[in-house]
RNA sequence: AUACGAUAAUGGCAAAAUAUCCGAAAGGAUAUGACGCAAAGCUACGGAUCUAAAGCGCUGAGCUAUGACCGCCGGGUUACCUUA
Repeated sequence: AUACGAUAAUGGCAAAAUAUCCGAAAGGAUAUGACGCAAAGCUACGGAUCUAAAGCGCUGAGCUAUGACCGCCGGGUUACCUUA
């Protein structure tokens, strides 16, 4: 410096749920809490998925992201430790 993640070690993050707040909603933030995670650090670049306020249609109980989501997958980027 690069690669991997078996074995160790220092640690880290934090699902669901609950409370409060924001939001039309999806969802997000904070606190409690731990289901799990070797990037479950960051990033909306691509796909998938979710919502549909506004708009369109209104015979149609619908269509659609400019919204959301990285703990759905991939990409980009940063990184502790052992081992090779």
Molecule: c-di-GMP-I riboswitch aptamer
Organism: Halolactibacillus alkaliphilus